Model confidence (mean pLDDT): 80 of 100. This is a predicted structure of a 73-nucleotide RNA (transfer RNA) from Gemmata sp. Lineage of the source: Bacteria > Planctomycetota > Planctomycetia > Gemmataceae > Gemmata. Its Rfam family is "tRNA".
RNA sequence: GCGCCUGUAGCUCAGGUGGUAGAGCAAGCGCCUUUUAAGCGCUUGGUCGAGGGUUCGAGUCCCUCCGGGCGCA
Numbered sequence: 001g002c003g004c005c006u007g008u009a010g011c012u013c014a015g016g017u018g019g020u021a022g023a024g025c026a027a028g029c030g031c032c033u034u035u036u037a038a039g040c041g042c043u044u045g046g047u048c049g050a051g052g053g054u055u056c057g058a059g060u061c062c063c064u065c066c067g068g069g070c071g072c073a
Stems, first nucleotide, its partner, number of pairs: 001072007010025004019056001027043005049065005
């Protein structure tokens, strides 16, 4: 330099055919327990890597750029 994959909550990851984004863990609060742990319930937490385009509407489609991984040279 070229090709492919990937970027979504603090972490690991879902997200069908475009229709206002979720799970588990973690954190906070409560229940239970003599206490802790375990278990149960609730809550907080996201400008979906950046910018632009298409669209009534984009995490999803298109373009450029940035970061990570793999392969080829």